[in-house]
Context: one part of a larger RNA
RNA sequence: GGAUGAACGCUGGCGGCGUGCCUAACACAUGCAAGUCGAGCGGAGAUAUAAGAAGCGGAGAUUUCGGUCAAAGCAUUUUAUAUUUUAGCGGCGGAUGGGUGAGGAACGCGUGGAUAACCUGCCUCACACAGGGGGAUAACAGAUGGAAACGCCUGUUAAUACCGCAUAUGCUCACAGCACCGCAUGGUGCAGGGAGGAAAGAUUUAUCGGUGUGAGAUGGAUCCGCGUCGGAUUAGCCAGUUGGCGGGGUAACGGCCCACCAAAGCGAUGAUCCGUAGCCGGCCUGAGAGGGCGACCGGCCACAUUGGGACUGAGACACGGCCCAAACUCCUACGGGAGGCAGCAGUGGGGGAUAUUGCACAAUGGGGGAAACCCUGAUGCAGCGACGCCGCGUGAAGGAGGAAGUACUUCGGUAUGUAAACUUCUAUCAGCAGGGAAGAAGAUGACGGUACCUGACUAAGAAGCACCGGCUAAAUACGUGCCAGCAGCCGCGGUAAUACGUAUGGUGCAAGCGUUAUCC
Repeated sequence: GGAUGAACGCUGGCGGCGUGCCUAACACAUGCAAGUCGAGCGGAGAUAUAAGAAGCGGAGAUUUCGGUCAAAGCAUUUUAUAUUUUAGCGGCGGAUGGGUGAGGAACGCGUGGAUAACCUGCCUCACACAGGGGGAUAACAGAUGGAAACGCCUGUUAAUACCGCAUAUGCUCACAGCACCGCAUGGUGCAGGGAGGAAAGAUUUAUCGGUGUGAGAUGGAUCCGCGUCGGAUUAGCCAGUUGGCGGGGUAACGGCCCACCAAAGCGAUGAUCCGUAGCCGGCCUGAGAGGGCGACCGGCCACAUUGGGACUGAGACACGGCCCAAACUCCUACGGGAGGCAGCAGUGGGGGAUAUUGCACAAUGGGGGAAACCCUGAUGCAGCGACGCCGCGUGAAGGAGGAAGUACUUCGGUAUGUAAACUUCUAUCAGCAGGGAAGAAGAUGACGGUACCUGACUAAGAAGCACCGGCUAAAUACGUGCCAGCAGCCGCGGUAAUACGUAUGGUGCAAGCGUUAUCC
């Protein structure tokens, strides 16, 4: 000198774009953050219409005056149709998005390869198919236990829920062939007989779905070469350890796991141990080489109170799923239960220090749905903070009797200083009034009456901070008297201090200026 997710002191006009718990992966009140589909299903409720039933009602008609018939209307109930809502069963999605960096020195990450050792829901393409049956179970009703959370029993019912049967390819399995190819195991294609394996319907008749096989796309998984911090005041380490054979398991290879056999394997080219740390694209600095860092944004990894486990599923060993254990908090009728902000806001605490319990799904994107649409603290915006960068303003021109004031003075004057006053202008920003977007494809705009445009109006509302001995641009006076104090280094201060404090003047930067911390 440059830089910062900064903090502190003094000061503070506006706008744009960014950015904001670096500490306690500490504990969390409250609200929201993952739902959706009635075009999968049976119910239940509401509304409307129509029809029926019995009831009330009583215009009116009739009468032998005892009665009889009876429209409108009212409420109840049953059935049908239509619209609508939805607890439950069922489907898809809750494995994405969002957060954090505790752990981890590792094929975790980066880079380059390999898979002849693998998987892939939704999507696209191609071929083929969808025949015929069955038994349940929530909901519901009844009975019942419990303070609650939540159950238990009996009966009944549906499906794109569940289960057989049929059919079936180049699918799967075990045999036995031919051809071609390769990098060892082997791979690809063709064909044989045998065994096994599918399906679901909905509807407004436009479509949307279902099953099998193959291919693609996308996403993932595994393995390997190289690279990846410090310590030898850590020198030996290791028993599933190293290899084999045979099994099990997995989507798949493999001591991944198991039985048996052998006794190997790693290490001064630093094993093991200890400490520290998420990695990278990048960021800062530097002429570069290098050094330091890994906030924001993007990729990967790991984690979700702590530890462990599996279930479901195409995909998890699953932040807002389940089970167990532990700590903590809460409810309780003491028998038993509930919870997990390292999502967005917000609270306490810690700290030098870090924001609103805001608006909207209008846009972009995501989930569900045939769609309308619903959900979305992702996201888009707004609020707060000079935290950073950038831009603008705080007026411009003229104006000497060099006014007053202030400071110094050799008392003559000098400086502040064209500075002010005064004259003439201008209106950027702010304020006032009027108009008023793009962002939106036909409709739909949170932002927002915002940006922007126009008009009128007043120099009005808008300057500070540090320094002035040398390094280092900028000096005098007074006060103090090794005191009070200053200080980055050298060093100032003990009676004439350009170094302390104040004033005047000056220098530098400027809505900032200094200080502190850290890196080059």